[in-house]
RNA sequence: CCGCGCUAAGCGGGGAGAUGGCGAUGCCCUGUACCUGCGAUCGCCUAGCAGGGCCUAGAUCCCCGCCCGAGGCGGACCGGGUUCGGUAGAAGCCGGUGCGGCCAGCGUUGAUGGCUCGGUCCCGGGCAAUGAGGCCUCGUGAACCGUGUCAGGACCGGGAGGUAGCAGCACUAAGCGGGUCACCCCAUGUGCUGCGGGACAGCCGGGCCGGAGCUGGCGGCCGGAAGUUCACCGGGUCCGCGCCCGUCGACGGCGGGGUGCGCGG
Numbered sequence: 001c002c003g004c005g006c007u008a009a010g011c012g013g014g015g016a017g018a019u020g021g022c023g024a025u026g027c028c029c030u031g032u033a034c035c036u037g038c039g040a041u042c043g044c045c046u047a048g049c050a051g052g053g054c055c056u057a058g059a060u061c062c063c064c065g066c067c068c069g070a071g072g073c074g075g076a077c078c079g080g081g082u083u084c085g086g087u088a089g090a091a092g093c094c095g096g097u098g099c100g101g102c103c104a105g106c107g108u109u110g111a112u113g114g115c116u117c118g119g120u121c122c123c124g125g126g127c128a129a130u131g132a133g134g135c136c137u138c139g140u141g142a143a144c145c146g147u148g149u150c151a152g153g154a155c156c157g158g159g160a161g162g163u164a165g166c167a168g169c170a171c172u173a174a175g176c177g178g179g180u181c182a183c184c185c186c187a188u189g190u191g192c193u194g195c196g197g198g199a200c201a202g203c204c205g206g207g208c209c210g211g212a213g214c215u216g217g218c219g220g221c222c223g224g225a226a227g228u229u230c231a232c233c234g235g236g237u238c239c240g241c242g243c244c245c246g247u248c249g250a251c252g253g254c255g256g257g258g259u260g261c262g263c264g265g
Stems, first nucleotide, its partner, number of pairs: 001265006010054002012030004021045001022043003034052005061258007071248005077242001078240010089230003093224005099219001101218006113209008121198004126192003129188003133184002136179005146171004154163003
């Protein structure tokens, strides 16, 4: 070095998650990589476990370095959604200011303002009106328990006579109904060009002074409250073929190194 036989190794890997940690099942990526069974749960814990198969040691085996890079993860930034907090800039709300603003109305047939008188308000009288009551008046009005007169009848009496008394009649009380408004009394969301006193801030009316403003709407300016909407600032959270950094990294490429035993020639 060649041939035959055997054995180690190999027959996928990676990311996140899970786990005290590790490997595997499950998810995702890569892309083709023996078959059967087990698993969100398993395990004999550096390794999936159990059973079977294929192929082999200069090779489809093992180790190291570099490049490329699917994909995953973390972070910063940017943008968007949502939520919380803050500020009080704008809108909206409240108050003030008539402000060389705009419009309308009133005003020299006299504005705002000032003075004055009266009313509106309160108290007490007056007059009137209205209403209720009283008084007055008319009618009615008591089986008995009201008055008078009491037929008949009753009782007493020898008699004369007397007594009580029903019905009827007359009258009347309480009550009921009407009239009246002369008088008394009470009341009033009443009236008065009535009287006296008080109050008099505002409003209304009259008179006088004086001589140009006054009122309303919109706008302006100043201040305030609240935190409804928008705005601004900050935080949390979610999303993005966004962009950057870090990390792991399949597939692929390049380079270097390593690889057993037996028999025969």
Molecule: Bacterial large signal recognition particle RNA
Organism: Rubrobacteraceae bacterium